Context: one part of a larger RNA
RNA sequence: UGACGGGGGCCCGCACAAGCGGUGGAGCAUGUGGUUUAAUUCGAAGCAACGCGAAGAACCUUACCAAGGCUUGACAUAUACUUGACGGUUUGUGAAAGCAGACUUUUUCUUCGGAGACAGGUAUACAGGUGGUGCAUGGUUGUCGUCAGCUCGUGUCGUGAGAUGUUGGGUUAAGUCCCGCAACGAGCGCAACCCUUAUUGUUAGUUGCCAUCAUUAAGUUGGGCACUCUAGCGAGACUGCCGGUGACAAACCGGAGGAAGGUGGGGAUGACGUCAAAUCAUCAUGCCCCUUAUGUCUUGGGCUACACACGUGCUACAAUGGCCGGUACAACGGGUUGCGAAGGAGUGAUCUGGAGCUAAUCCUACAAAACCGGUCUCAGUUCGGAUUGCAGGCUGCAAUUCGCCUGCAUGAAGUCGGAAUCGCUAGUAAUCGUGGAUCAGCAUGCCGCGGUGAAUACGUUCCCGGGCCUUGUACA
Numbered sequence: 001u002g003a004c005g006g007g008g009g010c011c012c013g014c015a016c017a018a019g020c021g022g023u024g025g026a027g028c029a030u031g032u033g034g035u036u037u038a039a040u041u042c043g044a045a046g047c048a049a050c051g052c053g054a055a056g057a058a059c060c061u062u063a064c065c066a067a068g069g070c071u072u073g074a075c076a077u078a079u080a081c082u083u084g085a086c087g088g089u090u091u092g093u094g095a096a097a098g099c100a101g102a103c104u105u106u107u108u109c110u111u112c113g114g115a116g117a118c119a120g121g122u123a124u125a126c127a128g129g130u131g132g133u134g135c136a137u138g139g140u141u142g143u144c145g146u147c148a149g150c151u152c153g154u155g156u157c158g159u160g161a162g163a164u165g166u167u168g169g170g171u172u173a174a175g176u177c178c179c180g181c182a183a184c185g186a187g188c189g190c191a192a193c194c195c196u197u198a199u200u201g202u203u204a205g206u207u208g209c210c211a212u213c214a215u216u217a218a219g220u221u222g223g224g225c226a227c228u229c230u231a232g233c234g235a236g237a238c239u240g241c242c243g244g245u246g247a248c249a250a251a252c253c254g255g256a257g258g259a260a261g262g263u264g265g266g267g268a269u270g271a272c273g274u275c276a277a278a279u280c281a282u283c284a285u286g287c288c289c290c291u292u293a294u295g296u297c298u299u300g301g302g303c304u305a306c307a308c309a310c311g312u313g314c315u316a317c318a319a320u321g322g323c324c325g326g327u328a329c330a331a332c333g334g335g336u337u338g339c340g341a342a343g344g345a346g347u348g349a350u351c352u353g354g355a356g357c358u359a360a361u362c363c364u365a366c367a368a369a370a371c372c373g374g375u376c377u378c379a380g381u382u383c384g385g386a387u388u389g390c391a392g393g394c395u396g397c398a399a400u401u402c403g404c405c406u407g408c409a410u411g412a413a414g415u416c417g418g419a420a421u422c423g424c425u426a427g428u429a430a431u432c433g434u435g436g437a438u439c440a441g442c443a444u445g446c447c448g449c450g451g452u453g454a455a456u457a458c459g460u461u462c463c464c465g466g467g468c469c470u471u472g473u474a475c476a
C1' cells in the first nucleotide's frame, strides 16, 4: 500500500421488511446429468452452465456410427508432358457415390509450324482437417456493475516503499456540486450531446382524414385539408419563478404556472481492472499431430434412446369458472420463388378459385380477455386434458425410426403442492390476445406489440451484494 475480520461509523440496491404472483407436488414441452448404445457429435459448469451456442437435427444441416467408394483429391495456385472444346444423350453394375463403356456435337487466332481459353489424364510442389492446446494468442463476449470509481503532470512531505491531491463539513442518483484545506491543475468514467415516448406550432395533404355541402349499401364519389394521422423543421423543463430551511453556499422542502417538475418515462452508451472466466466448433492464428487418412464422396442409422435425478417453461386442479349464442375496441410488423380476397366445397384441418397488391392503396387480419343473454350447481364434474384407437389434411424425392394440423372415439394424473426458493415498486406485477426472425414443413422457446390493469413500502435491527472513512492483523 492492499486484502481480510462472526471490528466500528456513514450510505445504497426488490437486499430484507410490507404486498402480489409463482417454482418446489401433477401431466406434458424443452435443456442437462446419469445410464444405455455401433453412434447416442462437440462445447457451456455456483452466482455469470442447464428453452445456453441452436433465429428452428426427417434427407441436407452433421461435426457422430455402420457399410460402400476416391487418393493432386469436394476446394486454390503453379510447372512439365499428354489428350480433347465445353457440353448433351445413353448402356451395364450398384442402395447411392462410384466403376466400366457407347453415341453425338466439334471453340478462338493463325505466318498452317503452332499459340490461347476451357476441360480431362499423368507427375510434382501442395491442398484438406469442426484433429489437440482458450494455460501460447488476436478478435469477440460474460461478470462484478451503469457500481462511482480509476489515474496522471507539476509542487510539497517522507531515507524509502509511498503519502498528499481523492481526506474533512454539508449535499447529490453520481469523485454531483459548494465550502474548507500544501496543494494547483488535468485525463478516463458520471452527467450532457443520440434514439424513442408524453404537449404543441408550422410546412406538406396521398394511398390518410371527413366538420360544413351534395351523393352512396359503404369516405363510395364530387368537394375540402379544418380534425385525426403521417414525417420534416421548430417551441417547450432550466430549480427558470415564489415562500421556507441552510453557512450570505451547494442544496433540500413546499407552492404556482404547465401536457410534462426537479435525471419526466424507456433505450443505446459499460472507466482502470477482476475471474490463467468463455470461445482454436463463427473467424483469424503460433506450435504439435493426420496425409490411400484424423482428408473427401455416398446410402442408411444416430444427435429424438430411458430405471432415474435436476433446471427452465406450458396446461391445469375450476363458479372471479366451463360451455353456447349475440356483440364492441388495438398496436408493432410481414408480403412477388411472396401475401393471397370475394365466391364455392367440406363438421374441420384444408381444397378450389384467382381479384388486388413491389404496399398509409391490396392481403395477412375475425384481435382476445371485456360486455349482454342462456345453461351447468360443487362433482374427479359440462373441471382437466395426458394417453391410445380409427379416419383424414398439409409440406416435402421421402413423414417407419422422426413433422405439424383436423374430426370422431378414449378420457390418465391432478382438489392449490413439504423443507426450501424466485420475480416484481406503475401503465409495473398479474392477465388477454397479436406480429416477426429462423423456416419447404415444424415453438409451450426467443425478440417485439398493444388491451385490461392492481396491492404494498412502517422502516434499515437482521440476510445478501456493493461504496466511502477508520481500526486490528502471526496474511501478500
Base pairs, nucleotide, nucleotide: 001476002475003473004472005471007470008469009468010467011466012465013464015460016459019424020423021422022421023420026315027314028313029312030311031310032309033308034306035305042053043052064301065300066299067298068297069296070295073126077125078124079123080122081121082120083119084118087104088103089102090101091100092099093098107116108115109114128290129289131288132287133286137284138283139279140278141277142275144273149188150187151186152185153184154183155164156163157162168179169178170177194267195266196265197264199235200234201233202232203231204230205229208225209224210223213222214221238261241255242254243253244252245251317417321376322375323374324373325372326371333364334363335362338357339356343352344351345350383414388409389408390407391406392405393404394403430452431451432450433449434448435447436446

The part of an RNA shown here (small-subunit ribosomal RNA, 3' major domain) has 476 nucleotides and comes from an uncultured bacterium. The prediction has a mean pLDDT of 84. Its Rfam family is "Bacterial small subunit ribosomal RNA". The full RNA is in RNAcentral, with records from ENA and SILVA.